The prediction has a mean pLDDT of 83. A computed fold for a 71-nucleotide RNA from Scenedesmus sp. NREL 46B-D3, annotated as transfer RNA. RNAcentral holds the sequence, with entries from ENA and Rfam.

C1' cells in the first nucleotide's frame, strides 16, 4: 500500500430508521454484629466531520483508531 471486520457510559456487551438496554464497577437508602453479602433507587454512553431522511447508534462518503488477512 490493498480489500475485510469493527470504535456505543469506568469495563465488558445488545441494539438493522421512531424513548439508548443489559451486566459488573460507582453513588445512596434498607436489612445484618459487620466496609461483606442481599435487596431497592439513582447518575453515566452511540469514535470525528459531512450528505440522505419527517426523523440516524443505525443507510451513504471522507478521515481516524484498533484486530485480523493479502501484498
Nucleotide at each position: 500500500g490493498g480489500g475485510u471486520g469493527g470504535g456505543u457510559u469506568g469495563u465488558u456487551u445488545a441494539g438493522u430508521g421512531g424513548u439508548a438496554g443489559a451486566a459488573c464497577a460507582c453513588c445512596a437508602g434498607c436489612a445484618u454484629g459487620g466496609u461483606a453479602u442481599g435487596c431497592u433507587g439513582g447518575a453515566g454512553a452511540c469514535c470525528c466531520g459531512g450528505g440522505u431522511u419527517c426523523g440516524a447508534a443505525u443507510c451513504c462518503c471522507g478521515g481516524u483508531c484498533c484486530a485480523a488477512c493479502c501484498g